Description
Predicted 3D model of a 350-nucleotide part of an RNA (small-subunit ribosomal RNA, central domain) from a metagenome. Its Rfam family is "Bacterial small subunit ribosomal RNA".
Context: one part of a larger RNA
RNA sequence: CUGGGCGUAAAGGGCGCGUAGGUGGUAUCGAAAGUCAAAUGUGAAAUCCCACGGCUUAACUGAGGACCCGCAUUUGAAACUUUGAUACUUGAGUUCAGGUGAGGAGAAUGGAAUUCCAGGUGUAGGGGUGAAAUCUGUAGAUAUCUGGAAGAACACCAAUGGCGAAGGCAAUUCUCUAGCCUGACACUGACACUAAUGCGCGAAAGCGUGGGGAGCGAACAGGAUUAGAUACCCUGGUAGUCCACGCUGUAAACGAUGGACACUUGGUGUUGGAAGAGUUAAUUCUUCUAGUGCCGGAGCUAACGUGUUAAGUGUCCCGCCUGGGAAGUACGAUCGCAAGAUUGAAACUC
Numbered sequence: 001c002u003g004g005g006c007g008u009a010a011a012g013g014g015c016g017c018g019u020a021g022g023u024g025g026u027a028u029c030g031a032a033a034g035u036c037a038a039a040u041g042u043g044a045a046a047u048c049c050c051a052c053g054g055c056u057u058a059a060c061u062g063a064g065g066a067c068c069c070g071c072a073u074u075u076g077a078a079a080c081u082u083u084g085a086u087a088c089u090u091g092a093g094u095u096c097a098g099g100u101g102a103g104g105a106g107a108a109u110g111g112a113a114u115u116c117c118a119g120g121u122g123u124a125g126g127g128g129u130g131a132a133a134u135c136u137g138u139a140g141a142u143a144u145c146u147g148g149a150a151g152a153a154c155a156c157c158a159a160u161g162g163c164g165a166a167g168g169c170a171a172u173u174c175u176c177u178a179g180c181c182u183g184a185c186a187c188u189g190a191c192a193c194u195a196a197u198g199c200g201c202g203a204a205a206g207c208g209u210g211g212g213g214a215g216c217g218a219a220c221a222g223g224a225u226u227a228g229a230u231a232c233c234c235u236g237g238u239a240g241u242c243c244a245c246g247c248u249g250u251a252a253a254c255g256a257u258g259g260a261c262a263c264u265u266g267g268u269g270u271u272g273g274a275a276g277a278g279u280u281a282a283u284u285c286u287u288c289u290a291g292u293g294c295c296g297g298a299g300c301u302a303a304c305g306u307g308u309u310a311a312g313u314g315u316c317c318c319g320c321c322u323g324g325g326a327a328g329u330a331c332g333a334u335c336g337c338a339a340g341a342u343u344g345a346a347a348c349u350c
Stems, first nucleotide, its partner, number of pairs: 003322004007304002012318001014201004021194003025088007033081002035077008049065002052062003091191001092188003095184005103177007110154001114150008125136002162169002206247006215241002220236004258317006266295012299306002323350003332343004
């Protein structure tokens, strides 16, 4: 010396499926690759170390021992890893019976609101602002009533409520479809965990083709404000927002916290479920369980905080970091219609 780390200091991949690889439950009997023991051979000499001797001493040197912690072969051991066989059921999965939800896809339907169109009533304003003006209205607006059209979004319910791997998902009904939870403990019998490369999904904006276009609204025009006002405010308004198909592949894609398993004091809400107590039946109470919140103990932490939903204690696997800037830039490569994305330096400088 055999690193230290990743909530906020640099650092968890946006998320999943899964290949190689790595890792892997219980029992018995074998094998003996790893492992352990012994023996033999070899590991040149010099050097180093130990003790003895020779130059008057020392350096130097002679002879001896030890060392060379390795390799090979042989003989053994069998706890652990590995491997072969057999068996098991707790991990994992299947089956059956229940349950829950904005999970996904498609289709149909509905009411409120908005804008527009037509008509009735009605008359001088309306709209907008801090105040105004642009704007709109006697060619009859605003208001109000009736009828019609269109597109988009679904008030209340609604909740640190639910579902989903993440992105995300909210009117109602139907069809198709995926998951999760609970119970039974019937079946398989380690079939598991993680996951480089790969494949798929992936908000918004943006792009392509074709539709659609009510409201909102980058750009743009005008009115204000101001010293100016390429803004904030107002009146308009194109792309876009919507749909279908295809592309893009990025976000403060955040819990700024990768996944799996096990263990470790508690309190209090809430969602789904189970069992029990109680009751005429309920309300209710207790316990357990899968989520989801708050508070908090030990421990951890630089502190903040975290705290059985760990950032505690351990095991396994993956990703990532290694002073600031230059720079997520240049170059090259791959992908993309493009925008750009992914990968990703150095000189120089502090």
The full RNA is in RNAcentral, with records from SILVA.